A computed fold for a 289-nucleotide RNA from Thiobacillus sp., annotated as Bacterial RNase P class A. It matches the Rfam family "Bacterial RNase P class A". Its family is annotated with dimeric ribonuclease P complex, ribonuclease P activity and tRNA processing in the Gene Ontology. The coordinates come from a structure-prediction model, not an experiment, and the mean pLDDT is 77.

[in-house]
RNA sequence: AAAGCCGGUCAGACAACCGCUGCCGCGCAAGCGGGAGAGGAAAGUCCGGGCUCCACAGAGCAGGAUGCCGGCUAACGGCCGGACGCCGCGAGGCGAGGAAUAGGGCCACAGAGACGAGCGUAUUUAGUUACGGUGAAACGCGGUAACCUCCAUCCGGAGCAACACCAAAUAGGCAGACGAUGACGCGGCUCGCCGAGUCUGCGGGUAGGUGGCUGGAGUCGGUCAGCAAUGGCCGGCCUAGAGGAAUGGUUGUCCACGACAGAACCCGGCUUAUCGACCGACUUUUCCA
Numbered sequence: 001a002a003a004g005c006c007g008g009u010c011a012g013a014c015a016a017c018c019g020c021u022g023c024c025g026c027g028c029a030a031g032c033g034g035g036a037g038a039g040g041a042a043a044g045u046c047c048g049g050g051c052u053c054c055a056c057a058g059a060g061c062a063g064g065a066u067g068c069c070g071g072c073u074a075a076c077g078g079c080c081g082g083a084c085g086c087c088g089c090g091a092g093g094c095g096a097g098g099a100a101u102a103g104g105g106c107c108a109c110a111g112a113g114a115c116g117a118g119c120g121u122a123u124u125u126a127g128u129u130a131c132g133g134u135g136a137a138a139c140g141c142g143g144u145a146a147c148c149u150c151c152a153u154c155c156g157g158a159g160c161a162a163c164a165c166c167a168a169a170u171a172g173g174c175a176g177a178c179g180a181u182g183a184c185g186c187g188g189c190u191c192g193c194c195g196a197g198u199c200u201g202c203g204g205g206u207a208g209g210u211g212g213c214u215g216g217a218g219u220c221g222g223u224c225a226g227c228a229a230u231g232g233c234c235g236g237c238c239u240a241g242a243g244g245a246a247u248g249g250u251u252g253u254c255c256a257c258g259a260c261a262g263a264a265c266c267c268g269g270c271u272u273a274u275c276g277a278c279c280g281a282c283u284u285u286u287c288c289a
Stems, first nucleotide, its partner, number of pairs: 001285004006280005012254007020037002023034004039260001043271002046269005051159004058191004063155005068082005084095004098150002103148002105144003119132004163211004173202006185193001218237008
């Protein structure tokens, strides 16, 4: 210097003018002032939870998930470390990971035949014994379980359109079925529990408002423990809450010339898409000293 591999940061910037949303303060109001306002994936809805309800709440079967060892975490199918295996010159990357003597299924081509099989030669009462050919493997203690299965561990369900409250309106309507010989309820089934309405059809009224809704398993810095993931302690910070859906337009300058792309209850992961810029560690090659 080039090429790689791993980790991290940013996500156009600044200024002016006009505009949008919410919060705080002032104001009777109009309005004025101050601060704030989409992401690293907000995406996919694939996992795990927080939260809400069923519900006071159980056992078994069925079903599903995971699968070396240890650790982290609220938890996980995630992450970290180690062993083993594969790929790479290497830094590194990936892993589908218990059991094939519990049973079943499947095994291309070649070969007579791939699990009661049996071609050729020799031998024998006898496919009885031995050798040969094909093939990775042939008188089987071969392979395969990201085939069924067995083993171990774990798992209620539904979801913010959850749910709670308020206001208003109507027809507490009509008909039928089931129900204390136990309806409904608890994802499916059985047992058990509970204890009174439940379901179907026709018909009528309403579709409004408020909360949930953002202070968090939060984030940043320092320090201690640990290989690390991560945790403890101390200190600082507050950062969207729309409700058919808010951050846009113009001008000027800079530059890396801007891709993928827009929150809708929240969080931890995984996966997918992606223009670039910067920082750090390490590996390989070449050159110089």